[in-house]
Context: one part of a larger RNA
Parts: sequence; structure tokens; C1' cells
RNA sequence: UGACGGGGACCCGCACAAGCAGCGGAGCGUGUGGUUUAAUUCGAUGCAACGCGAAGAACCUUACCAAGGCUUGACAUGCAAUUGCACCAUCCGUAAUGGGAUGUCCCUUCGGGGCGGUUGCACAGGUGCUGCAUGGCUGUCGUCAGCUCGUGUCGUGAGAUGUUGGGUUCAGUCCCGCAACGAGCGCGACCCCUGCCGCUAGUUAGGAUGUCUAGCGGGACCGCCGCGAUCAACGCGGAGGAAGGCGGGGAUGACGUCAAGUCAGCACGGCCCUUACGCCUUGGGCUACACACACGCUACAAUGGUCGGAACAACGGGCAGCCAACCCGCGAGGGGGAGCCAAUCCCAUCAAAUCCGGCCUCAGUUCAGAUUGUAGGCUGAAACCCGCCUGCAUGAAGGAGGAGUUGCUAGUAACCGUGGGUCAGCACACCACGGUGAAUACGUUCCCGGGUCU
Repeated sequence: UGACGGGGACCCGCACAAGCAGCGGAGCGUGUGGUUUAAUUCGAUGCAACGCGAAGAACCUUACCAAGGCUUGACAUGCAAUUGCACCAUCCGUAAUGGGAUGUCCCUUCGGGGCGGUUGCACAGGUGCUGCAUGGCUGUCGUCAGCUCGUGUCGUGAGAUGUUGGGUUCAGUCCCGCAACGAGCGCGACCCCUGCCGCUAGUUAGGAUGUCUAGCGGGACCGCCGCGAUCAACGCGGAGGAAGGCGGGGAUGACGUCAAGUCAGCACGGCCCUUACGCCUUGGGCUACACACACGCUACAAUGGUCGGAACAACGGGCAGCCAACCCGCGAGGGGGAGCCAAUCCCAUCAAAUCCGGCCUCAGUUCAGAUUGUAGGCUGAAACCCGCCUGCAUGAAGGAGGAGUUGCUAGUAACCGUGGGUCAGCACACCACGGUGAAUACGUUCCCGGGUCU
């Protein structure tokens, strides 16, 4: 000077408390540990690994395993020699790749050149190792309010002061004081979305207006009034207002910490392999299963289930695409072909929870839907290992879950559906969107994390 303390003072945060919904028990999904395996590729491991890299493992992906093959190589550049057997087409053969057979290059100023093949040499190649050699990027403390510098002053010096103190704030925010005076990185503001108003313009073909769309501007500043406070910063109440005292949300992450994570995204030093630790192919595996954990989905029912009828969204996506009307099918779906490069057409009457009416009457049930049988549909060369969906049948555990533990303070939680990316197909995950819409906060003693002074 820091760090630490089951030292002190002060102060924050869904940190506790107050509440609501869960998890922990069941079935299933996904990830992980473990075990197994020829292989179950690799990484991530307290918070900050475990629906994480993976925004899509049937082949491919794929890095793993088995088997079969290749050796200047799947890919780049250069040199030398040689060749037109190369490419393409046809054929033989294989599980496939590899392999074999036949036919045939282009331009030319005839020197050669182009495109290839073969041989040889330099080299390629490596998801092989080291994230304790690194760059870059990221997580975390933490959107916490801190971290520093110049000059001056003090101290032999390390260093201190400033940055401490009294107030105040979300804030090292601002005010006052002070051997300090200033400054920088952070905070805030500038940026985006949203809530109110005005102006301008506008298509999507009957016209017009509005909603709307998208551009510009206004509006909020403790500005006004009152009270408190050091005539301060500021705090509390009120008026007006669509909105108050940072209106709500986002983006934005200081100096640094963890030899944190990543050599498998990429780059890169060193080391290692070079007829193999490189490359190709077929098949298998990453989907295994006595178990254990993590995160989810669906339930255990009557605030419910089921049947019939009726209503109201937003964000988005669409040409190898979205796919209407109509027809067939109980259905998944099939046929059909109109429209649309889309405020025009389609996904999509765009919703579901909701409302009205009927049945069920507390039961392992008209709850719940696992599992299994069977018949089908779709994508795709191909659904056995190992996809999704539909019909019929089957109907398991489950009676509200121990110790413990998670999220959330308002259009939030909870409940409800919808869209998108990935994607041939496959979503209970992820990213977004709207609909319905709560309870509670006395308080800061305690648990956790953090800040300032001591």
C1' cells in the first nucleotide's frame, strides 16, 4: 500500500424477509458423470461446465471404430522429363471407392502456347500435442462505481494528499468544506425501440377520410406553486399534462482479477507424423444402459375433461419458395392449379387461453398419457440400427412430491397460443411476438454478493 477478519460504522442488490409460480417424488425429452463398447470422436467441470460449442448426428456432417483401397496425394505454387492413354462418352468389375478396356484434345506466326495426364523433385496435408509459449474473441466479478494521471504540497523512503470530511444521488451524481488545483478512462448524456401531439408524403385501382405506414418536428426541465434543507446540492407534496422527478425497455461493460475458456471457428511459435497421426470409400458408432446428477416437457384433475357453437392479436417468413378456391381421404396427407419476388397473393377463416350451451360427478375416472400391437402418410438413393406425423387398439407410473432449492417487484410473475433461424426431413431446445393478467415488499437483525471509511 493492499488483501483478509465468525472487528466496527454507513449504504446498496429479488440478498433476506413478504408473496406468487415452480424444481427436488412420477413418465418422457435433452445434456452430463459413470459403466459398457471395436468405437460409443473431442472440448466445456463451483458460482461463471451439465437443452453448453451443436441455430438441426439416418448417409453426408464426422473429427471415432472395422474393413477395402490411394501415395506429389481431396487442395496450392514452382522446376525438369515425358505424353495426349487426360476431360467426356460407352463397357467390364466392386459393398463402394480404387482398378481395367475402347474411341477421341484445342490454338498456332509451326518456334511454341493453352488445358490435362504420367514420372521424378521441391512440397502439400494433419480436428496430432502444448490455451502454462501466443494473437484474436469470450465468460466472470459487474452496469458494480470505481480506476488513474499532470503539476504542486507533505514524507529519508515505500507512499500520502487530490479520491478523505458534512450532506445528497442510481452514480467519484452534484453541493459545501478542505494543500491542493486541474485532467483522463468509467457514470450520465449523445444512439435505437416504445407511450402523447402536430406537419409532410404515401401505395396495395371505385373514391374519400381515419387507423396505419415512414420521415421531420414538438413535448418533461424540479420548468410552475407550496413545504423542508446551509438563501446550496437536493428531498417531499400539489397543479397542469399522454407522460413526471432517470417515464418504460435496449445497445453500451473503466483499470484490472481468475496462468478462467477456446491450438476443434480462425490465426500463430515450438514439438511430433510423412506409402501415414495424410487422403478416399462402404458399413457401424456419436442414439449403448445396473445406475447418479442438471435443465426442461406432460400430468396427477371439476378454477377440470370432452362435445357443439361464437369472438379478439402481434412479430415474422415466402421463387429449387409460400401455396388459395375446388375435389378425394376419419386423419396425417394426396390431387389441383389461381395468385404472389409480396402493406396487394399465400403461410393464416391467421391463434389459443376466453365466452355460451350439453354431458361427465370425485373414481386411478370420459383424469393422465408412457408403453406396445397394427394399419397408413411424408421427406429422402435410402427411415433395420436411427426420423417425424396420422387412424384404430393398448392403456403404465402418477393421489401435489423428504432434506433442500430456483425465478420473479408490473403489463412483471403465472397461464395461453403464434412466428422465425437451423433445416430435404426432424424442436418439449433456442431467439422473438402478442393475448389474459395477479400477489407482496413491515423492514435490513440474519444468509449471499458488492461499495465507502476505519
Overview:
A computed fold for a 454-nucleotide part of an RNA from an uncultured bacterium, annotated as small-subunit ribosomal RNA, 3' major domain. The prediction has a mean pLDDT of 85. Its Rfam family is "Bacterial small subunit ribosomal RNA".